[in-house]
RNA sequence: GAAAAAGGCAAACCCCAGGAAACCGGGGGACGCAAAGCCAUUGGGACUAAAUUCCGCUUCACGGAACACGUUUGCCAGGCUGCCGAA
Numbered sequence: 001g002a003a004a005a006a007g008g009c010a011a012a013c014c015c016c017a018g019g020a021a022a023c024c025g026g027g028g029g030a031c032g033c034a035a036a037g038c039c040a041u042u043g044g045g046a047c048u049a050a051a052u053u054c055c056g057c058u059u060c061a062c063g064g065a066a067c068a069c070g071u072u073u074g075c076c077a078g079g080c081u082g083c084c085g086a087a
Base pairs, nucleotide, nucleotide: 001084008033009032013028014027015026016025018023031074037080038079039078042077043076044075045072046071047070052066053065054064055063056062
């Protein structure tokens, strides 16, 4: 970062499977991406709330609130690595 070349990745959605969930994996599928490659033990944001704590309820059950050790790199920055070579 181009009206270039070779390629790459794969959103939503559907199916299978895992998980309490967010979400992840596999297959299909392409919205898009010059890093939509990696790092969540770099900082921030966001999502979920099983376990835990507190509250409500006569008790259990159930409900509510708080909370990450869970998740998100295709949320923003930062770090590392990578293909090509016009202005």
The RNA shown here (c-di-GMP-I riboswitch aptamer) has 87 nucleotides and comes from a soil metagenome.